This is a predicted structure of a 484-nucleotide part of an RNA (small-subunit ribosomal RNA, 3' major domain) from a metagenome. Its Rfam family is "Bacterial small subunit ribosomal RNA". Its mean pLDDT, the model's own confidence on a scale to 100, is 85.
[in-house]
Context: one part of a larger RNA
RNA sequence: UGACGGGGGCCCGCACAAGCGGUGGAGCAUGUGGGUCAAUGUGAUGCAACGCGGAGAACCUUACCAGGCCUUGACAUCCCUAGACCGCGUGGGAAACCACGUCUUCUGGGCAACCAGACUAGGUGACAGGUGGUGCAUGGCUGUCGUCAGCUCGUGUCGUGAGAUGUUGGGUUAAGUCCCGCAACGAGCGCAACCCUCAUCAGGUGUUGCCAUCGGGCCUUCGGGCGCCGGGCACUCUCCUGAAACUGCCGGAGUAAUCCGGAGGAAGGUGGGGAUGACGCCAAGUCUGCAUCCCCCUUAUGGCCUGGGCUGCACACGUGCUACAAUGGCCGGUACAAAGGGUUGCGAUACCGCGAGGUGGAGCGAAUCCCAGAAAGCCGGUCCCAGUUCGGAUCGGAGUCUGCAACUCGACUCCGUGAAGUUGGAAUCGCUAGUAACCGUGGAUCAGCAACGCCGCGGUGAAUACGUUCCCGGGCCUUGUACA
Repeated sequence: UGACGGGGGCCCGCACAAGCGGUGGAGCAUGUGGGUCAAUGUGAUGCAACGCGGAGAACCUUACCAGGCCUUGACAUCCCUAGACCGCGUGGGAAACCACGUCUUCUGGGCAACCAGACUAGGUGACAGGUGGUGCAUGGCUGUCGUCAGCUCGUGUCGUGAGAUGUUGGGUUAAGUCCCGCAACGAGCGCAACCCUCAUCAGGUGUUGCCAUCGGGCCUUCGGGCGCCGGGCACUCUCCUGAAACUGCCGGAGUAAUCCGGAGGAAGGUGGGGAUGACGCCAAGUCUGCAUCCCCCUUAUGGCCUGGGCUGCACACGUGCUACAAUGGCCGGUACAAAGGGUUGCGAUACCGCGAGGUGGAGCGAAUCCCAGAAAGCCGGUCCCAGUUCGGAUCGGAGUCUGCAACUCGACUCCGUGAAGUUGGAAUCGCUAGUAACCGUGGAUCAGCAACGCCGCGGUGAAUACGUUCCCGGGCCUUGUACA
């Protein structure tokens, strides 16, 4: 100087408390451990591994296993020889591929011989190739402490020196934020602001919106309804540009910084959300995203193919979904979104099917068409507390769709079957407001899908916070130390 303390002081954070909803019990989904296996590829392992790399494992992917094959190789550059290549047929084979037959005969320059180039085949050697090892050789990227308020430097001063001072102190703040003081005076990386978005208004913008206003058309139970047409940008909305919030104003406290209250305002005291992550720590993670030193394999640790496996199950754990019902289930009727996606695509009206879906194809490269029915909600009916009209696992049967192919191993539909489960021990998690909880909806990946995952979007919309003694993590000062 740090680190540590079941030392002290001060102060924060859904850290506790207050409250709401869960997990831990059940069934299923998913990841992991274990065990199994020819293989069940591999990494990740307290917080910070475990719906994580997987934003898509039937083949492919695929790195694993078995078997069949290939060696200058699936891919790159160079050299030599020959020929255009491609394609087609037959036989063998699980395929890869092998054998035979057949077809055609490239481009540029040059009169031509020929030269050059592209492609294919063969050959030779240099070489290719490796998801083989090492993240304790590395780059890059990332997690984490932590959006925490810290981490340092120049000059000066003090100290023999390590170092100190500044950065401590008194206040204040979300903040090393600012004020005051001070042997310090300044400065840098961080904080904040500048960026994006939401909330208000104005200007511009009008093939979206509107009878609001005027005229026309269609329907009309005459009240009205339909943007359908002319016409118009008023409103809603779209996009662009700007304005607006600064403790600016008033009152109180205070030397000040600032705090408390108020007015006006769409909005207040960092307005809500996002992006943004200092010096560093964990030899944290990744050689399997990529790059890369070294080591290792080179008729194989490289390459091609078929099939299998990654889905296998006595168990154990994590994360989720669905429930156990009556503020509920079922049936009928009836409202109101946002954000997205769509041309090898989204696919309307119509018809067929109980349905998944099929036939068919209008329109749309999309504010103009489609996906698209939002659901919870509201209105009416029914069930009457029961393992039930709760719950839907499991199994039987029949089907649909994608795809070369759904046996291992897809999703969905219909009929039947109806399991456990009556609120979950010790323990444990999230959340402070348009949040939690509940409800539906879109997208990426993607032929299809094991998505109940992930990332977005809107609808309905709470309760509680006395307080900081205690648990956890953190910041500053101080104290002890046999630790560095």